Bacterial RNase P class A from Puia dinghuensis, 362 nucleotides, folded computationally. Its mean pLDDT, the model's own confidence on a scale to 100, is 77. It matches the Rfam family "Bacterial RNase P class A". Its family is annotated with tRNA processing, dimeric ribonuclease P complex and ribonuclease P activity in the Gene Ontology.
């Protein structure tokens, strides 16, 4: 240079005219009208995490059920982020890199491992030995088959033949000691054990957790009918206390539920000055991130605005003609509704950086 893959960042810009919509000023009773200033995203998508904030709400406890699970650190707050530590794959002679991990326990306990194979843990088909004339008894699990796995491995002693029985070295595991680490954890030394493997099987064990959700919830105005009927009940308490169950605790009496009817369904707040934001400066810190100073004001709608038109400019693609240049075409994924932090997915195209292969000698 191409080519794939992987992270991150942009993904239009000016002018003009006309429309719409918030605000602010000014005229106006009032409507309207001029004029300034402002209007969609990196995911506004999903509803998967965590929160602020509002109610229940005067407090607690216990169960069940959810969730999480190496270690530290960052934060409101998180199952994100950052950094370490362990393992598992790849590459490697080894380091080193890359890339995955739903990473507490299998010595609490029940469970499960097809198919083959004797036999998946109360072992015995072949095979060794001992005894017997044999027929079979007994003794073993070293060797072979099957299997993803067969009673830790290798090597040597022992024994009738075998066997961790024994012993060295190794491997796993659980104590206990010393040195590094904040810690997980790693190295060494000793000593005890020895079929595995599952817990995104049931289950143990540490953490940790109220729920509901802006159509939340508060507030004004307008209106109207509770005139009926059933139940229940009146301090020995109906109901009720907005995820389940159970003890308390509080509300409770012209009450509570239920059926018929009747009145409203418009307004305001919440509603956007913030855990905001700036490839801004400085200090700590590997880093995520704090702290500190400077600057900015960047939608507030309520059936739901932010748009068309026209010219450039910038990007892509395709022709002519190699280059300037000229004609033509095109543009991704998609659009707020309480607001922030994060995940996940989706996306034309183009700019960096990283890996892998190719190809070339400028």
């Nucleotide at each position: 240079g191409c080519u794939a893959c992987c992270a991150a960042c942009c993904g239009g810009g000016u002018c003009a005219u006309c429309g719409c919509u918030c605000u602010c000023u000014g005229u106006u009773c009032a409507c309207a009208c001029a004029g300034g200033g402002g209007g969609a995203g990196g995911a506004a998508a999903g509803u998967c995490c965590g929160g602020a904030c509002a109610g229940c709400u005067u407090a607690g406890g216990g169960c069940a059920a959810u969730g999480u699970a190496c270690c530290g650190g960052u934060u409101a707050a998180g199952a994100g982020c950052c950094g370490g530590g362990g393992g598992g794959c790849g590459u490697u002679c080894a380091c080193a890199c890359g890339u995955c991990c739903a990473c507490a326990g299998a010595u609490a306990g029940u469970g499960c491992c097809a198919c083959a194979g004797a036999a998946a843990a109360u072992a015995a088909c072949u095979g060794c030995c001992u005894c017997g004339c044999a027929a079979g008894a007994g003794g073993u699990g070293a060797g072979g088959u099957u299997g993803a796995a067969a009673a830790c491995g290798u090597g040597g002693g022992g024994u009738a033949a075998g066997a961790g029985c024994c012993c060295a070295c190794g491997g796993c595991u659980c104590c206990g000691g010393c040195a590094g680490g904040u810690a997980a954890c790693u190295g060494c030394c000793g000593g005890g054990g020895c079929g595995g493997g599952u817990a995104a099987a049931c289950c143990u064990u540490g953490c940790a957790u109220g729920c509901u959700g802006a159509a939340a919830u508060g507030c004004c105005a307008c209106g109207u009918a509770u005139a009926c009927c059933g139940g229940c009940g009146a301090u020995u308490g109906a109901g009720g206390g907005c995820g389940g169950c159970c003890c308390g605790c509080c509300c409770g009496a012209u009450g509570c539920c239920g059926g018929a009817g009747g009145g409203u369904a418009g307004g305001c707040a919440g509603c956007u000055a913030g855990a905001u934001c700036c490839u801004c400066u400085g200090c700590a810190g590997u880093a995520a991130u704090g702290c500190a100073g400077g600057g900015a004001c960047c939608a507030g709608a309520u059936a739901a605005a932010u748009g068309a038109u026209g010219a450039c400019c910038g990007c892509c693609c395709g022709c002519g003609c190699c280059a300037c240049c000229g004609c033509g075409g095109g543009a991704a994924c998609a659009g707020g509704a309480u607001c922030c932090g994060g995940c996940u997915u989706a996306c034309a195209g183009g700019u960096u950086g990283g890996u892998a292969g190719c190809u070339u000698u400028u």